Source information: This is a predicted structure of a 348-nucleotide part of an RNA (small-subunit ribosomal RNA, central domain) from an uncultured organism. The full RNA is in RNAcentral, with records from ENA and SILVA. The coordinates come from a structure-prediction model, not an experiment, and the mean pLDDT is 84. Its Rfam family is "Bacterial small subunit ribosomal RNA". Rfam links the family to the GO terms structural constituent of ribosome and ribosome.

Context: one part of a larger RNA
């Protein structure tokens, strides 16, 4: 390689656009490159198979055949695939009309908490903890009240709920911006699907460079606690946490389940948005989502079960006993920390 696999045993890329490539829906007709039959050529000779001679026999030889599964001409054949050339409308998009959501940028605003400072009230005490101590405090603290400032997140609702390609979105509001579902069935007439490279996006922490800095809090420094304790616990506290830009580019980026499409008993049960029905309270053979629960088939099994791990297609990605090792070396990429790509000795 081929088979085989790929939710947990190795093994689905972190998602997405999209190039080449690969696969393609319904009809009719021309061509005949694939593709299938015939024919002619050519495929050295030995080798090898098969029949036979010959050396007493065998290896050996000799001779006739097959073989040689190729290729190149040529006649036909046309069902599939291709290709031209024409149609179609179900596959895909467009309209057009509403609806949907915590979708994505930017602004303006809000209360509620914390901190903080001045004011005023008050007095020995607070704070923390299993129990303490460090710490705050008579230079007036905690508590309470106004008043003010400041930065961060947004209690209730709030949910197995919604939206997004992932990553991920929540306090109202306004602007732009993007998707989706339904419904109609107008319009285009296979424009589709996949995705090697390649672009683009990608929590967190961390970097550069200027702002911000309330609370929280690596590292620190101090108190406990211990046999010790570079820990859990407690006072304090700095990087960062926030915002602009620009870089990094990973993760349990997880459903550990790649994407589209089709088929395959369904039942039961709420649930989100439409859509019809009815019309004052009941629903549905409806479409599109997100959930439980249980067959059949799968599967080692846990489970899965129309949202598949069922049956099938068709593209890419990946695995091929363990350590060694996602390590070295080399390429690349990052300011750097690394990140990609990724081995072999050896061992068991």
């Nucleotide at each position: 390689u081929u088979g085989g696999g790929u939710u947990u045993a190795a093994a689905g890329g972190g998602u997405g656009c999209g190039u080449a490539c690969g696969c393609g829906g319904a009809u009719u007709g021309g061509u005949a490159a694939g593709u299938c039959a015939g024919u002619g050529g050519u495929g050295a000779a030995a080798u090898c198979c098969u029949c036979u001679c010959g050396c007493u026999u065998a290896a050996c030889g000799g001779g006739a055949g097959a073989a040689u599964u190729g290729c190149c001409g040529u006649u036909g054949a046309u069902a599939c695939u291709a290709u031209c050339a024409a149609u179609c409308u179900u596959g895909a998009g467009u309209a057009c009309a509403c609806u949907u959501g915590a979708a994505g940028u930017g602004g303006g605003c809000g209360g509620a908490a914390u901190g903080u400072g001045u004011c005023a009230u008050g007095u020995a005490g607070c704070g923390g903890u299993g129990a303490a101590a460090u710490g705050c405090a008579u230079a007036g603290a905690u508590c309470u009240g106004a008043c003010a400032c400041a930065g961060a997140a947004c209690a209730c609702c709030g949910a197995u709920u919604g939206c997004g390609a992932a990553g991920g979105c929540a306090g109202c509001u306004c602007a732009c911006u993007a998707a989706a579902u339904u419904g109609u069935a107008a319009c285009u007439g296979a424009c589709g699907c996949u995705g090697a490279g390649g672009c683009a996006c990608g929590a967190a922490a961390g970097c550069g460079u200027g702002g911000g800095g309330a609370g929280c809090a690596a590292a620190c420094a101090g108190g406990a606690u211990u046999a010790g304790a570079u820990a859990c616990c407690c006072u304090g506290g700095u990087a960062g946490u926030c915002c602009a830009c620009g870089c990094u580019g990973u993760u349990a980026a997880c459903g550990a389940u790649g994407a589209u499409c089709a088929c395959u008993a369904g039942g039961c049960u709420g649930u989100u948005g439409u859509c019809g029905a009815u019309a004052c309270a009941c629903u549905g053979u409806a479409c599109a989502g997100a959930g439980g629960c249980u067959g059949a088939g799968c599967g080692u099994a846990a489970g899965u079960a129309u949202u598949a791990a069922g049956u099938g297609a068709u593209c890419c990605a990946c695995c091929u006993g363990g350590g060694g090792a996602g390590u070295a070396c080399g390429a690349u990429c990052g300011c750097a920390g690394g990140g990609c790509u990724g081995a072999a000795a050896c061992u068991c």